[in-house]
The prediction has a mean pLDDT of 81. Predicted 3D model of a 71-nucleotide RNA (transfer RNA) from Drosophila guanche. The sequence is in RNAcentral, with records from ENA and Ensembl Metazoa. Rfam family: tRNA. By type it is a transfer RNA. NCBI's taxonomy places the organism under Eukaryota, Pancrustacea, Pterygota, Drosophilini, Sophophora.
Formats: sequence, C1' cells, structure tokens
RNA sequence: GCAUCGGUAGUUUAAUGGUAGAAUGUUGGUUUCCCAAGCCAACGGUUCGGGUUCGAUUCCCGGCCGAUGCA
Repeated sequence: GCAUCGGUAGUUUAAUGGUAGAAUGUUGGUUUCCCAAGCCAACGGUUCGGGUUCGAUUCCCGGCCGAUGCA
C1' cells in the first nucleotide's frame, strides 16, 4: 500500500429495516445485631459524517480506530 472482518451501557454481549434486550456494575430501598448473599426499583449505550428509505444498530459511500492476510 491492497483485501477481509470488526466497533452497541463502566465491562462482556444479543438484536439481518419497525422506537435496542440480558448479564455484570453503580445508586437507593428491603432483609440482618452487623457484613455478605438474596429480593425490588432506578441509572447508563448503537465510533464519526453523508446517502437510500415512511422508518437505519441493520443497507450503501467515505473518515477514524483495532484484528488478520498478502505485498
């Protein structure tokens, strides 16, 4: 330099066009003599720009970052 794959919550990870779930974490409550565990609730996310579409995490183009292969 070229090609392929990937980027979603603090972390790990679902969702193949119809308003993004789970686990864990954090905070509060409950329980307990206290702590832990358990239970309930809340908080928190689609890497960036553009395009297609009534509607984009999803499809297309480009940028950035990472992994792999080739040179």